[in-house]
Context: one part of a larger RNA
């Protein structure tokens, strides 16, 4: 390889992100054609070996007859359910329009309040801060408190949810302006345009790094000191550079996690809660309140599955389609090669060897 799996055992690619095109797979109806697909007939598929039945060396091995097999290819006739191919047509699938409402989704510009920390003036004196304790630091050049005025950089309490919104990373103060995705109602228009996707290419891609330039108020790797220790390169403290923070421009990782690919169908229900839409109630109308139904987030639970734990219409239930992936520990996500990259390293990925 076959099978068997990938929520916790090994195993889902950080991304339903775009996707040219390959590949697989593919809704109703009707014709036509016969390539797959079934069927008959016909050729051929050398003999020997193998197997089935008989025979001959005394038996067997051996040998001989016969039959079986060679599951195949070839030509022909002939069947049309189903797959493929051709024409045609349809509206349940997808996709466009109208109409609606909701959201921290994106990107740029603007702008607000509190905190905080500096200067600079007021007031005011010997403290302060900081720990188990303490020191070091800070402070009579006036400090801590407290006022008041102007800088300044970050991050936005309440609202604040168990909530929204995105592909996935993420995404919150407020207002603009430009902008991408879902929803729901109508059933108006195209009619199968649809699923899923390797590779090549392209996007995006938390934190930390890096590269130029700027910015720095807090906080802070590294580093200085004071402490604790038998030592303390830690934990506690006083400081403190790099970073964080903006603009471009690299890197491309993570427990990128729901540790769960993505699509489609079907299988008791109960509860709460975001967006819709319709009914009933009530109302001048409407909210509220009942209840149908569409989407979405959660909880708890039938059947069913799972070693278990759990899961359970958001399935890890029962199917179907594509595709990654796993295949005993350890060596090792290492060598070597190749490609990326300014490095840092990332991708890709072995053996010996050992148990």
């Nucleotide at each position: 390889u076959u099978g068997g799996g990938c929520g916790u055992a090994a195993a889902g690619c950080g991304u339903a992100c775009c996707g040219a095109u390959a590949g697989g797979c593919g809704g109703u109806c009707u014709u036509a054609a016969a390539a797959g697909u079934c069927u008959g007939a016909g050729g051929u598929a050398a003999a020997a070996u193998c197997c089935a039945g008989g025979g001959g060396c005394u038996c067997a091995a051996c040998c001989c007859c016969u039959g079986a097999c060679u599951u195949g290819c070839c030509u022909u006739g002939g069947a049309u359910a189903c797959u493929g191919c051709a024409a045609g047509a349809c509206u349940a699938g997808a996709g466009g329009g109208g109409c609606a409402a909701u959201g921290a989704g994106g990107u740029g510009c603007u702008u607000g309040g509190a905190a905080c920390g500096a200067a600079c003036g007021g007031u005011g004196u010997a403290g302060c801060a900081g720990u188990g304790a303490a020191a070091u630091g800070c402070g009579u050049u006036g400090a801590u408190a407290u006022c008041g005025u102007u800088c300044g950089g970050a991050a936005c309490a309440c609202c604040g949810a168990u909530a929204g919104c995105g592909a996935a990373g993420g995404c919150a103060g407020a207002g603009c302006a430009c902008u991408g995705g879902g929803u729901g109602c109508c059933a108006u228009c195209u009619g199968a345009c649809g699923c899923u996707g390797c590779u090549a290419g392209g996007a995006c891609g938390a934190a930390a790094g890096c590269g130029u330039g700027g910015g720095u108020a807090g906080c802070g790797a590294a580093u200085g000191g004071g402490a604790u220790u038998a030592g303390a390169u830690a934990c506690c403290c006083c400081a403190g550079u790099a970073g964080u923070c903006c603009a471009c421009g690299c890197u491309g990782u993570a427990a990128a996690c729901g540790a769960u690919g993505c699509u489609g169908a079907c299988u008791a229900g109960g509860c709460a809660u975001g967006g819709g839409a319709g009914a009933g109630u009530a109302u001048c109308g409407a909210c509220c309140c009942u209840u149908u139904u569409c989407c979405g987030u959660g909880c708890c639970g039938a059947a069913g599955c799972u070693a278990a734990c759990g899961c359970a219409u958001u399935a890890a239930g029962u199917c179907a389609g594509c595709c990654g992936c796993c295949u005993g520990g350890g060596g090792a996500g290492u060598a070597c090669g190749g490609c990326c990259g300014c490095a840092a390293g990332g991708c890709u990925a072995a053996a010996a060897c050992u148990c």
Overview:
The part of an RNA shown here (small-subunit ribosomal RNA, central domain) has 355 nucleotides and comes from a groundwater metagenome. RNAcentral holds the full RNA, with entries from SILVA. Rfam family: Bacterial small subunit ribosomal RNA. Rfam links the family to the GO terms structural constituent of ribosome and ribosome. The coordinates come from a structure-prediction model, not an experiment, and the mean pLDDT is 83.